[in-house]
RNA sequence: UAACACAUGCAAGUCGAGCGGUAAGGCCCUUUCGGGGGUACACGAGCGGCGAACGGGUGAGUAUCACGUGGGUGACCUGCCCUCAGCUCUGGGAUAAGCCUGGGAAACCGGGUCUAAUACUGGAUAUGACUCCAUGACGCAUGUUGUGGGGUGGAAAGCCUUGUGCGGCUGAGGAUGGGCCCGCGGCCUAUCAGCUUGUUGGUGGGGUGAUGGCCUACCAAGGCGACGACGGGUAGCCGGCCUGAGAGGGCGACCGGCCACACUGGGACUGAGACACGGCCCAGACUCCUACGGGAGGCAGCAGUGGGGAAUAUUGGACAAUGGGCGCAAGCCUGAUCCAGCGAUGCCGCGUGUGUGAAGAAGGCCUGCGGGUUGUAAAGCACUUUCAGUAGGGAAGAAAAGCCGAGUGCUAAUAUCACUCGGUCUUGACGUUACUUACAGAAGAAGCACCGGCUAACUCCGUGCCAGCAGCCGCGGUAAUACGGAGGGUGCGAGCGUUAAUCGGAAUUACUGGGCGUAAAGGGCGCGUAGGCGGUUUGGUAAGUCGGGUGUGAAAGCCCCGGGCUCAACCUGGGAAUUGCAUUCGAUACUGCCUGGCUAGAGUAUGGUAGAGGGAAGCGGAAUUCCGGGUGUAGCGGUGAAAUGCGUAGAUAUCCGGAGGAACACCAGUGGCGAAGGCGGCUUCCUGGACCAAUACUGACGCUGAGGCGCGAAAGCGUGGGGAUCAAACAGGAUUAGAUACCCUGGUAGUCCACGCCCUAAACGAUGAGAACUAGCCGUUGGAGGAGCUUUGUCCUUUAGUGGCGCAGCUAACGCGAUAAGUUCUCCGCCUGGGGAGUACGGCCGCAAGGUUAAAACUCAAAGGAAUUGACGGGGGCCCGCACAAGCGGUGGAGCAUGUGGUUUAAUUCGAUGCAACGCGAAGAACCUUACCUGCCCAUGACAUCCUCGGAACUUUCCAGAGAUGGAUUGGUGCCUUCGGGAACCGAGAGACAGGUGCUGCAUGGCUGUCGUCAGCUCGUGUUGUGAGAUGUUGGGUUAAGUCCCGUAACGAGCGCAACCCUUGUCCUUAGUUGCCAGCGGGUAAUGCCGGGAACUCUAAGGAGACUGCCGGUGACAAACCGGAGGAAGGUGGGGAUGACGUCAAGUCAUCAUGGCCCUUAUGGGCAGGGCUACACACGUGCUACAAUGGCCGGUACAAAGGGUUGCCAACCCGCGAGGGGGAGCUAAUCCCGAAAAACCGGUCGUAGUCCGGAUCGGAGUCCGCAACUCGACUCCGUGAAGUUGGAAUCGCUAGUAAUCGCGAAUCAGCACGUCGCGGUGAAUACGUUCCCGGGCCUUGUACACACCGCCCGUCACACCAUGGGAGUGGGCUGUACCAGAAGUAGGUAGCCUAACCUUCGGGAGGGCGCUACCACGGUA
Repeated sequence: UAACACAUGCAAGUCGAGCGGUAAGGCCCUUUCGGGGGUACACGAGCGGCGAACGGGUGAGUAUCACGUGGGUGACCUGCCCUCAGCUCUGGGAUAAGCCUGGGAAACCGGGUCUAAUACUGGAUAUGACUCCAUGACGCAUGUUGUGGGGUGGAAAGCCUUGUGCGGCUGAGGAUGGGCCCGCGGCCUAUCAGCUUGUUGGUGGGGUGAUGGCCUACCAAGGCGACGACGGGUAGCCGGCCUGAGAGGGCGACCGGCCACACUGGGACUGAGACACGGCCCAGACUCCUACGGGAGGCAGCAGUGGGGAAUAUUGGACAAUGGGCGCAAGCCUGAUCCAGCGAUGCCGCGUGUGUGAAGAAGGCCUGCGGGUUGUAAAGCACUUUCAGUAGGGAAGAAAAGCCGAGUGCUAAUAUCACUCGGUCUUGACGUUACUUACAGAAGAAGCACCGGCUAACUCCGUGCCAGCAGCCGCGGUAAUACGGAGGGUGCGAGCGUUAAUCGGAAUUACUGGGCGUAAAGGGCGCGUAGGCGGUUUGGUAAGUCGGGUGUGAAAGCCCCGGGCUCAACCUGGGAAUUGCAUUCGAUACUGCCUGGCUAGAGUAUGGUAGAGGGAAGCGGAAUUCCGGGUGUAGCGGUGAAAUGCGUAGAUAUCCGGAGGAACACCAGUGGCGAAGGCGGCUUCCUGGACCAAUACUGACGCUGAGGCGCGAAAGCGUGGGGAUCAAACAGGAUUAGAUACCCUGGUAGUCCACGCCCUAAACGAUGAGAACUAGCCGUUGGAGGAGCUUUGUCCUUUAGUGGCGCAGCUAACGCGAUAAGUUCUCCGCCUGGGGAGUACGGCCGCAAGGUUAAAACUCAAAGGAAUUGACGGGGGCCCGCACAAGCGGUGGAGCAUGUGGUUUAAUUCGAUGCAACGCGAAGAACCUUACCUGCCCAUGACAUCCUCGGAACUUUCCAGAGAUGGAUUGGUGCCUUCGGGAACCGAGAGACAGGUGCUGCAUGGCUGUCGUCAGCUCGUGUUGUGAGAUGUUGGGUUAAGUCCCGUAACGAGCGCAACCCUUGUCCUUAGUUGCCAGCGGGUAAUGCCGGGAACUCUAAGGAGACUGCCGGUGACAAACCGGAGGAAGGUGGGGAUGACGUCAAGUCAUCAUGGCCCUUAUGGGCAGGGCUACACACGUGCUACAAUGGCCGGUACAAAGGGUUGCCAACCCGCGAGGGGGAGCUAAUCCCGAAAAACCGGUCGUAGUCCGGAUCGGAGUCCGCAACUCGACUCCGUGAAGUUGGAAUCGCUAGUAAUCGCGAAUCAGCACGUCGCGGUGAAUACGUUCCCGGGCCUUGUACACACCGCCCGUCACACCAUGGGAGUGGGCUGUACCAGAAGUAGGUAGCCUAACCUUCGGGAGGGCGCUACCACGGUA
């Protein structure tokens, strides 16, 4: 939880001292026996009495005087019990049981006949009761009570044990229990706003124990309701329990009080008490029995069963105790109760051992391999024995009652009764109790959850966004403290964890104790009803308020102090508390009420002022458009550019005239007015409000305002007008990928007026109204007063508006700041996470459009505000850069080279992929390299360390094989030594191990690229901000620069910039060999060749020099800039090295190092051959060209920087040449490479696919190398392709630069169009910063923060979830009207029946049945 259904047993009986009796048992007598009689020890059934209305269960119903609390009853009852007074007389008729008999299956029902009572009943008596009359007292009151008189109806029961015995009757009182009534209190919903006809009241009557519309007749028309009626939903209420600091919130199990119910609905009977759980009648549903005719039943008593459910027990024992019923009593009954059983369900207590014990055992786990940890833990040794076990002992719960005796009291009494004492006699379910003794032995006794943070506790393995975890955040994609296992740890412990629920934290519904400018939240605005709140003062009152007393607030519980179980839980005594209600006495400050005043609030009057305040009527000019006419001619119009459109039928333009509608330029202003919406030409009329000044008057007349009423922009709607402009819709033209848009040309509703609707807006100050208080300063509008003054202008004071700053204060910040968002008071409205949704349904309003009120399911872990730092912007400002522009030369087209993609392949090893991969790693793949493929081999291995054995090491030759390798063979006996041996090397063996260019650059170190040589990036202290942060670093200048100066809540500092370093440019000093040679000398065909020189060049070491230092100007007198002088060089002179904090999970595990993983007769190692060199194709980077500023031929000059002994290689000789021979010199300022080339001079070619161009191919060679087939370079002869300056696009460069020319070097045996260097010749252009790209600083916006390659919206397709609508359909609850009418009750009654009493004997009184009224179930609409 199913107030779901129940098999079976038990749960209420008792009394023989009320009665007639005797079925069973006992006892006695008798006995043919399934016999008979007696007794009353007892007792079935029956009559009668009492009880059965208590006790026990449940919470369905109930929102109710049901409950709680406090009262009332002058409107009542009360069996048994207690006290007091009195009485208990005399008759009668029946009936059950029994006997006979009938019906029925049964339940049971009849007929005849007999009988008793404490059953029923007539009469007598009666305090009193009721009523009438007279009269007194009392009370707030409807009443109570006394006295006298009259009337009316009314009592009783006996029994036994013979006694103040137990009963019975009447009356009075008490106690107890109840009935009825009232005040107050406690759920949700207004998407329930109106409900009500016995309804509200009255009168008469009825009814009840009793008041009352409780019922009835008549009369009146009331009664309830926003302080929530009526309706709907939910619910037993309370003491209390849980939680909470409290206030509160939730709950109403156990225990206790009250209520309601007893299968469902209705009904009464009996009775003191019931509308009755284990009673009755009826109806219904269900179950059971049946002979089918008819009957029986009600566990929400205790057990128990089925069912439902996540889930809850034994068909136990006993009346021993406590209590109840009956009885004189014994006693009987008692599923109340006391116990036991089951369940760790909860609370409490106890145990599962204690001490010692380091070799820190073994095992496990981890490990940095040393060890650590489990861990004194275990074992071992020494003890203890609670609990459990076995065997003994063993309380308390038991006090009585009964009987006997004694005494006291009551009494006349030695009865009886009550009490006390003594004796006697027994009574224990629990129970194998508690407790205790003995015995034995550490023996029989530990789990559960967790270990990412919150939150105490960490490692390994497995797994690899899988499996899984998860309370929230979130873990898991190969190193998971988060999954699973293990070891270890933490927490609690006979428990632990989970789930569900409540309160708390949550000030997150805020009474205590919140908010509403921007986070959710001020109603669009006013008038005003109810309500709430309200100036000053006098007196009164005492309702609120405060204090005292009294009653009550049950007990239990909570709290405090004691006591008892060994302690505790638990039990128990006392106290406190119970914040409440009622009543009484007092206080009177405040509030209320009553009363009388006051004038400061509010209002009225008088006099003025300003104004787009409102309504109506009239008038005016400018402009647009249209119409007519004139002039005039080819265009107009429009746009970014156009086109549609208009125009030769005359437009646009221009002039004149006319028509018509709408709006009112300038004035014009954070100016004015209005409550808001809103209001703008001028005049008149009507009209509202505000302000100022001075007095007078009224005397709180006030503020706010739920409902209500009114106003309410634009658009829209209805009817009728009007229609110039503008202009949704619509049409056309453009734009575009499209363009149902933005732009253009047209154009209809509408825009205007009248009347009527609509009622919403970012109706905003996103800020409700009113009142008071709280620094200043500056404007402006309207008024008043004053100063000054002839006036204007001006100033001061004050007042009412309207603005800008700003102190205090407030605020999350932004901001607000006397016009508050400050400090207070009063009242109203509104908010409570986002979405769903201001939506659905319902109601109200509307002609409609729609408005208003206003949810839920479901879903998310956020949505949001303000501010901060970044990043970003087809935002802004300032400024840089070969960024653009201005130039010069290229690339993109051709051929070739080289790299990449792709494809192919046995393999075409791997990596690099926008800038920042692609002549990159690779400063050089024929073998090697080499990592790839095929094949052949090896097994401690090619390499390292350790062990054992042997041998020096090493070397020669031969054979097989592609080689690795295998076999055979020759020479050789070394070094050190303390004589033990040792070191190096080789071979064999065993195992530890080696090895891996295998994977992960997203596990890493290191190194590198890039933004970017951009000028930035930070820190300390201070200040500032709640904080993130800011300030400094921003600002004004300036610079190449965060360079410097000035300013400055900042002052300083660091990493960057610059400088210091290298190189180059000038000079000086020093030093002169291998370099140099001016002067002197010598010599040569010639040459620094020689002597010599040290001047010059040069070399290489040191110095000088450049600092905005000087002058002028500009600038803030600064920094600096501009110009100039001097100077080799001028404003960082040129170049280099140097790269801040960081970004890109950038690149690299294949340089190296390295964690983890993987392979181990292979993913390791060796060898041969092949491949990396492939080739329909695409891209990048280059070379050579296309030619005449050129090609070719001849001649003639001028470098720098390098390299060289396995090397560079001269002279000389050979070859056309590559080269060969040769061998001098040089370990280099000495010798060599080595010739520089372009240039210059002369010649030729003459614009042609050429005397350009050189690819490709053929042939012949050279060189390197073990070897040029796949696959090298070069030379010579021949061949002579594409190509005539290159589309879109794109790159580099600002001066000794671009361009152009050659030279050298690294790598390297050889191989260079690449790379890195070197010098020669040597330009053009830069107006400028609009634009493209990149960057810096400031600022701004942001819904971005993986940061715009961001974020994000909608449709569509499919599936699923939830909700609304939906032709309908089924069910539940309910309203109204009607039909129907069981049982029952009351009144009436004409039909029928009838013991007691009366009778005149005919009958009557009374009663019953039937009929009638009401009514449950049921039925219809």
Small-subunit ribosomal RNA from an uncultured bacterium, 1421 nucleotides, folded computationally. Rfam family: Bacterial small subunit ribosomal RNA. Its family is annotated with structural constituent of ribosome and ribosome in the Gene Ontology.